Predicted 3D model of an 81-nucleotide RNA (c-di-GMP-I riboswitch aptamer) from Desulfatibacillum sp. Model confidence (mean pLDDT): 78 of 100.
[in-house]
RNA sequence: GAAAGAUAAAGCCAAACCUGUCGCAAGGCAGGGGCGGAAAGCCACGGGUCCCUCACUGAUGCGGAUAGCCGGGUUACCAGC
Repeated sequence: GAAAGAUAAAGCCAAACCUGUCGCAAGGCAGGGGCGGAAAGCCACGGGUCCCUCACUGAUGCGGAUAGCCGGGUUACCAGC
């Protein structure tokens, strides 16, 4: 430096669910919890899915959410080459 994870080591994140809280909702935040993760770090750029509005079966948005749905961008520990 690149791409990538066989064997380790130090660690990290945290599903469902429960409690509290914010939100019309999807869902978010905090505590507990641990299904899993080699980027399950960050980003809403493209696609998908979900919610809301309008409308009435179709279309729309100076809307929202999801990064642990996929792709992409960007940063990164250790071992090995």